c-di-AMP riboswitch aptamer (ydaO/yuaA leader) from a Micromonosporaceae bacterium, 175 nucleotides, folded computationally. Its Rfam family is "c-di-AMP riboswitch aptamer (ydaO/yuaA leader)". Rfam describes the family as follows. This family represents a conserved RNA structure found upstream of the ydaO and yuaA genes in Bacillus subtilis and related genes in other bacteria.

RNA sequence: GGUUCGACACCGCCGAGUCGCCAGGCGUCCUCCACCCAGGAGGCCACAGAACUGGCGAGCCGGGGACCCACCGGAACGUUGGGGUGAAUCCUCGGGCGCUACCACAGGGCCCGGGUAGGGCGAGCUUCCCGCCCGAACCCGUCAGCUAACCCGGUAGGCGGUCAGGGAAGAAGGG
Numbered sequence: 001g002g003u004u005c006g007a008c009a010c011c012g013c014c015g016a017g018u019c020g021c022c023a024g025g026c027g028u029c030c031u032c033c034a035c036c037c038a039g040g041a042g043g044c045c046a047c048a049g050a051a052c053u054g055g056c057g058a059g060c061c062g063g064g065g066a067c068c069c070a071c072c073g074g075a076a077c078g079u080u081g082g083g084g085u086g087a088a089u090c091c092u093c094g095g096g097c098g099c100u101a102c103c104a105c106a107g108g109g110c111c112c113g114g115g116u117a118g119g120g121c122g123a124g125c126u127u128c129c130c131g132c133c134c135g136a137a138c139c140c141g142u143c144a145g146c147u148a149a150c151c152c153g154g155u156a157g158g159c160g161g162u163c164a165g166g167g168a169a170g171a172a173g174g175g
Stems, first nucleotide, its partner, number of pairs: 010161005018058007027047001029043005059155006069145001081143001082140004090115002093113005099107002118134005125170005
């Protein structure tokens, strides 16, 4: 000097998942072992708060929950019932597996592939076009239309960072 990997800080993206305060433990802090460091013992008076734990507040997001409205015979039983978070649904498409006592050309379930409602990205904003990617997972437990008051819960996780590589129009901004 170069390359690769990792950590921290900073900037940014998806997402409601951000901001602030207090306390705790901890130690990169303090005392001692003669001495900085290393190692050991003790401590929280002072110090700092990146990360950790707990609490509180603000903001944000979601659920439950009347009248009115909407729905519409009632009850019981049954069901791969019904409902919710989320963009993550649906197929009258293909294949496979197992279930419905027995058969499975019927029904619905799961898996793989294809398409699709929908969502995200291409580094300032909006609209249109083009291209790329996703189209999962989980919860409640037979119960939920809407919904003032009221009640409850969440505030995670995952990525990128300079060739930060698409085009057109407009707005904003600068001279």

Description
The model forms 88% of the base pairs in the Rfam consensus. Taxonomically the source falls in Micromonosporaceae (Bacteria, Bacillati, Actinomycetes, Micromonosporales). The sequence was found by an Rfam model in a public genome assembly.